[in-house]
Context: one part of a larger RNA
RNA sequence: UGACGGGGGCCCACACAAGCGGUGGAGCAUGUGGUUUAAUUCGACGCAACGCGAAGAACCUUACCAGGGCUUGACAUGCCGGUAGUACCAACCUGAAAGGGAAGGGAUCCCGCAAGGGAAGCCGGCACAGGUGGUGCAUGGCUGUCGUCAGCUCGUGUCGUGAGAUGUUGGGUUAAGUCCCGCAACGAGCGCAACCCUCACCCUCUGUUACCAGCGGGUUAUGCCGGGCACUCUGAGGGAACUGCCCCGGUCAACGGGGAGGAAGGCGGGGACGACGUCAAGUCAUCAUGCCCCUUACGUCCUGGGCUACACACGUGCUACAAUGGCCGGUACAGAGGGCUGCAAACCCGCGAGGGGGAGCUAAUCCCACAAAGCCGGCCUAAGUUCAGAUUGCAGGCUGCAAUUCGCCUGCAUGAAGGAGGAAUCGCUAGUAAUCGCGCAUCAGCACGGCGCGGUGAAUACGUUCCCGGGCCUUGUACA
Numbered sequence: 001u002g003a004c005g006g007g008g009g010c011c012c013a014c015a016c017a018a019g020c021g022g023u024g025g026a027g028c029a030u031g032u033g034g035u036u037u038a039a040u041u042c043g044a045c046g047c048a049a050c051g052c053g054a055a056g057a058a059c060c061u062u063a064c065c066a067g068g069g070c071u072u073g074a075c076a077u078g079c080c081g082g083u084a085g086u087a088c089c090a091a092c093c094u095g096a097a098a099g100g101g102a103a104g105g106g107a108u109c110c111c112g113c114a115a116g117g118g119a120a121g122c123c124g125g126c127a128c129a130g131g132u133g134g135u136g137c138a139u140g141g142c143u144g145u146c147g148u149c150a151g152c153u154c155g156u157g158u159c160g161u162g163a164g165a166u167g168u169u170g171g172g173u174u175a176a177g178u179c180c181c182g183c184a185a186c187g188a189g190c191g192c193a194a195c196c197c198u199c200a201c202c203c204u205c206u207g208u209u210a211c212c213a214g215c216g217g218g219u220u221a222u223g224c225c226g227g228g229c230a231c232u233c234u235g236a237g238g239g240a241a242c243u244g245c246c247c248c249g250g251u252c253a254a255c256g257g258g259g260a261g262g263a264a265g266g267c268g269g270g271g272a273c274g275a276c277g278u279c280a281a282g283u284c285a286u287c288a289u290g291c292c293c294c295u296u297a298c299g300u301c302c303u304g305g306g307c308u309a310c311a312c313a314c315g316u317g318c319u320a321c322a323a324u325g326g327c328c329g330g331u332a333c334a335g336a337g338g339g340c341u342g343c344a345a346a347c348c349c350g351c352g353a354g355g356g357g358g359a360g361c362u363a364a365u366c367c368c369a370c371a372a373a374g375c376c377g378g379c380c381u382a383a384g385u386u387c388a389g390a391u392u393g394c395a396g397g398c399u400g401c402a403a404u405u406c407g408c409c410u411g412c413a414u415g416a417a418g419g420a421g422g423a424a425u426c427g428c429u430a431g432u433a434a435u436c437g438c439g440c441a442u443c444a445g446c447a448c449g450g451c452g453c454g455g456u457g458a459a460u461a462c463g464u465u466c467c468c469g470g471g472c473c474u475u476g477u478a479c480a
Base pairs, nucleotide, nucleotide: 001480002479003477004476005475007474008473009472010471011470012469015464016463019428020427021426022425023424026319027318028317029316030315031314032313033312034310035309042053043052064305065304066303067302068301069300070299073128077127078126079125080124081123082122083121088105089104092101093100094099108119109118110117111116130294131293133292134291135290139288140287141283142282143281144279146277151190152189153188154187155186156185157166158165159164170181171180172179196271197270198269199268201239202238203237204236205235207233211228215226216225217224242265245259246258247257248256249255321421325380326379327378328377329376330375331374337368338367339366342361343360347356348355349354387418392413393412394411395410396409397408398407434456435455436454437453438452439451440450
């Protein structure tokens, strides 16, 4: 100087408490351990591995296994030699395919009158290619984490033999090393904040979306048409919030409390943004890369299998156990997205998944697309049930070369466990939790996961003693 303490003081944080909903019990989905296996490819392992790399494992992917093939190789560059019916196309034979063989068809460019030479290609050879083989304890890059925590340093000066201290401590204050005051310090840098994006209010401009608002036409009805940009809205630009104003407290300061006005206050909500560093943290399988290793194979191609195994154990989820519920009928209101080898309307067929059909749309014009919870009416009456839907049988639909291993969906039948979950444990402070549906990426197909979107919409916080994590000062130390 740090680190540590079941030392002290001060202070934060859904850290506890208060409160709401869960997990831990059940069934299923998914990841992991374990076991099994010819193989169940590899990585990730407290927080910070375990719906993680996977924003899509039937083939492919694929890195694994078995078997069948190829070697200058599936891919790049260069050199040497050879080659004229050559490159290329290819019936056919063999084969599971890859591969091996092969009748036949059949070109091009440059120099040159020609002969001939050269190029591309092909064949043989060489140099090399190739490796998801090893090492993240050789590395770059990127990332996680402490932590959006309030900190980490430097120059000069001063103090100290020195390590170093001071500044950065102290008194207040703040979300903040934020600001004020004081002070042997005075300044400065990286962080904080602001500048950026978005939401909330207003104005201007914009008008093939919106509007009978005012006029006209038309319909059973609808902005449907003329017409108009006023309103809603689209999208660009601008304004608006600064403790600016008032009162009180305070060192007349920083700042705090209350109030007015305002769409909005005192960092307005959200996002992007993460200092010096820590964990020899993670990644050689995204990529790059040193070294090591394999080169008729640790490279490469193919067929099939595996990554989907199942006595078990754990994590993360979904669906429930019902009556603020289930079922049936009627009826209302979103936002954000996607759509041309695409989204697909009306209409017809089918109980349905779906099929036929193709209008329209390169899309504020058309489509996906009925939002659902909600509201109105009816049935169920406490039962393992008109709860719950696992499992299984049969029949079908779709994608795709192909759904047996191993896809999703539909109908009928079957109806399991489950009656609120031990010890323990997680999330959340407001348009949040809870609850309801919708969209998108990946994608031929496949979502209970992920990322977004809106609808309905709470309860509670006395307080900081205690648990976890953290910041500042101080103290002890035989630790570094």
The part of an RNA shown here (small-subunit ribosomal RNA, 3' major domain) has 480 nucleotides and comes from an uncultured bacterium.
Its mean pLDDT, the model's own confidence on a scale to 100, is 87.
It matches the Rfam family "Bacterial small subunit ribosomal RNA". Gene Ontology terms of the family: ribosome and structural constituent of ribosome.